This is a predicted structure of a 74-nucleotide RNA (transfer RNA) from a Deltaproteobacteria bacterium. Its mean pLDDT, the model's own confidence on a scale to 100, is 81. Taxonomically the source falls in Myxococcia (Bacteria, Pseudomonadati, Myxococcota). Rfam family: tRNA.
């Protein structure tokens, strides 16, 4: 130093360029004698900076973190 691939709720996982969504943990309530198990709600995320666009999660630049691979020096 160069080269691929990745970066979205706590965790995993989605989303032809047009409302950011499921699941599973979390909280709340129902249910139960009391817990689990079930069932119903809630709350919560897109790496940063620009840049194209009517319109970016998504397309382009540049950082940044992370895997991985080359390659110089010791």
């Nucleotide at each position: 130093u160069c080269c691929c691939c990745g970066g979205u709720c706590g965790u995993c996982c989605a989303a032809c360029g047009g409302c950011a969504g499921g699941a599973c943990a979390a909280c709340a309530g129902a249910c139960u004698u009391u817990g689990a198990a079930u069932c119903u709600g809630u709350g919560a995320a897109u790496c940063g900076u620009g840049g194209u666009u009517c319109g970016a999660a998504u397309c382009c630049a540049c950082g940044c973190c992370g895997g991985g691979g080359a390659u110089c020096c010791a």